RNAcentral holds the full RNA, with entries from SILVA. A computed fold for a 476-nucleotide part of an RNA from Erythroxylum coriaceum, annotated as small-subunit ribosomal RNA, 3' major domain. Rfam family: Bacterial small subunit ribosomal RNA. The source organism's lineage runs through Eukaryota, Viridiplantae, Magnoliopsida, Mesangiospermae and Erythroxylum.
Context: one part of a larger RNA
RNA sequence: UGACAAGUGCCCACAUAAACGGUGGAGCAUGUGGUUUAUUUCGAUGCAAAGUGAAGAACCUUACUAAGGCUUGACAUGCCGUAAAUCUUCUUGAAAGAGAGAGGUUCCUUUAGGAAUGUGGACCCAGGUAGUGCAUAGCUGUCGUCAACUCGUGCCAUAAGUUAUUUGGUUAAGUCCCGUAACGAGCACAACUCUUGUGUUUAGUUGCCACUGUUAAAUUUGGAACCCUAAGUAGACUGUUGGUGAUAAUCUGGAUGAAGGUGAGGAUGACGUCAAGUCAUCAUACCCCUUAUGCCUUGGAUGACACACAUGCUAUAAUGGCCAGGACAAAGGGUCAUGAUCUCUCGAGGAUGAGCUAACUCUGAAAACUCAUCCUUAAUUUAGAUUACAGGCUGUAACUCACCUACAUGAAUUCAGAAUUGCUAGUACUUGUCAGUUAGCCAUACGACAAUGAAUUCGUUCCCGGGCCUUGUACA
Numbered sequence: 001u002g003a004c005a006a007g008u009g010c011c012c013a014c015a016u017a018a019a020c021g022g023u024g025g026a027g028c029a030u031g032u033g034g035u036u037u038a039u040u041u042c043g044a045u046g047c048a049a050a051g052u053g054a055a056g057a058a059c060c061u062u063a064c065u066a067a068g069g070c071u072u073g074a075c076a077u078g079c080c081g082u083a084a085a086u087c088u089u090c091u092u093g094a095a096a097g098a099g100a101g102a103g104g105u106u107c108c109u110u111u112a113g114g115a116a117u118g119u120g121g122a123c124c125c126a127g128g129u130a131g132u133g134c135a136u137a138g139c140u141g142u143c144g145u146c147a148a149c150u151c152g153u154g155c156c157a158u159a160a161g162u163u164a165u166u167u168g169g170u171u172a173a174g175u176c177c178c179g180u181a182a183c184g185a186g187c188a189c190a191a192c193u194c195u196u197g198u199g200u201u202u203a204g205u206u207g208c209c210a211c212u213g214u215u216a217a218a219u220u221u222g223g224a225a226c227c228c229u230a231a232g233u234a235g236a237c238u239g240u241u242g243g244u245g246a247u248a249a250u251c252u253g254g255a256u257g258a259a260g261g262u263g264a265g266g267a268u269g270a271c272g273u274c275a276a277g278u279c280a281u282c283a284u285a286c287c288c289c290u291u292a293u294g295c296c297u298u299g300g301a302u303g304a305c306a307c308a309c310a311u312g313c314u315a316u317a318a319u320g321g322c323c324a325g326g327a328c329a330a331a332g333g334g335u336c337a338u339g340a341u342c343u344c345u346c347g348a349g350g351a352u353g354a355g356c357u358a359a360c361u362c363u364g365a366a367a368a369c370u371c372a373u374c375c376u377u378a379a380u381u382u383a384g385a386u387u388a389c390a391g392g393c394u395g396u397a398a399c400u401c402a403c404c405u406a407c408a409u410g411a412a413u414u415c416a417g418a419a420u421u422g423c424u425a426g427u428a429c430u431u432g433u434c435a436g437u438u439a440g441c442c443a444u445a446c447g448a449c450a451a452u453g454a455a456u457u458c459g460u461u462c463c464c465g466g467g468c469c470u471u472g473u474a475c476a
Stems, first nucleotide, its partner, number of pairs: 001476002003473003007470001009468004015460002020422004026314008034305002042053002064300007073125001078123001079121005088101005106115003127289002131286002136283001138278003141274001143272001149186005154163001156161001168177002193266004198234007208223003237260001240254004303442001316416001320375002325370002332363003338355001343350002387408001390405003430451005
C1' cells in the first nucleotide's frame, strides 16, 4: 500500500420492515441432471447454467448413430487430355449412385489460340461443428449505472509510497460549496441522444368534421375549427417567493404551470475483478485426421424414463362456472402474401376470390367489463389430465414425432411443510391483442401492445450486497 475483521462511525439499495401477489404441494408444458441406449450430437453448471446458444429437431436442419457408397473429393486455384451443352428412355438400387442406350456438335478468332461448360488423369492441395477459450482476436456476462479509478507538475518521505482524492456541510453522484501544500487535468457522473407528457407554426390525404342519402351501404359536395398524422419550434432553469443555512452549496413550504426540483421510461456500463463464457457465429496460432476425425445418401436418434431439480401454464371455484344480449383499445403484419362477401359443414375447415403493394383494403373479433338466466357448496354444471373413436389442415411423407376439430371418457388437486421470490404508480395483481422465426407446428416460450387498476413504506435494530473514514492484523 492493499486484502481481511464474528472492530468503530457515517451512508445507500424492494436489502430488511410494511403491503399485495407468487414459487415450494397437484396435473401438464419446456429445460437440465441422472439412468438407459447402436445413438440418445455439442456447449452453458452458485449468485452470473437449467422456456439458455435454439427468432421454432417429422425429411432438411444435424454436428450423433446403423447401413450403403466416394477418395483431388460437395467447394477453390493452377497443369495435361478429351468432349460443346443438353434432353430423354431402360436395367439395378432404400436412396446416393452404377450400368446400357438416344440425339447433337457452342461463342470469338489472325486458324496459333482464347472463353464458357461437362468429363478423365497426375500432383501442389481441398476439407474437418476434430483438440486446446489455460495460446488468442472479436463479442458477452458479472460486481454495477455502484461512484469510483487515475495522470502531470509541485510538496513530504532514505524508500515502498504519501498528499491532491482528507476536515466541515451537501448531493442520486469525487454533485457542489467552504477550508486546505497543493495547483490543474483525464476516464466515468451529469449533459448532449430516443420515446412519452403541454402549447404553437406549417401541411390537410387515404385521416378528421359537416351536408346529401340509405334497412345497411355506396356516392356527391363543402370545410381546415376539432381529432389525428409528422416536420419545425416554445417550454423547466431551483427561474420566482417565504423560511433554513456560514452573506455558500443546499434543504424545505408556496405561487405560476400540462409538467417542479434528474418530470417519467429507454439507450448509454470508468479503471478493473472472476486464467468467468464462447475455437460450434466468425476469425486465428499450435496440434491432430487425410481410402478418413473429410464427402454423399437412406433409415433411426436428438422426443427414451424408476427418479431429482429449475422456469412456466392450468387449477383447486360463487370476487365463480355455463348460456344468451350489449360496449370500449393500442401497436403490429400482409403480393408465391393477406384474404372481404356469399355459400356448405355441429366444428376444425372446404368451395368462391371483391378489395388492397396499404392512415384507403384485409387481419378485426378484443377479453376482462356490464345487464340478464340457470347452477347452490358438492370433487359438483369446479377442474380439465388421460384414453377410445371419427374427421380436418400443412407437407413427397404426420408410425416413431406436428397442429386443429367433434363426440365420448372425466385422473390428481379442496390454497400447499421447511424454505424462497417479484414489486414503490399508471407500478403490482388481473385481462386480452399482435409480431418475429415456419410449408406446418409442439409458443403455456420470447419480444412488443394496450384495457382495468390497488395496497403499503413507522423506520434503519437486524439479514444480504455495496460505498467512504478510522482502528487492528498470525495475510501478500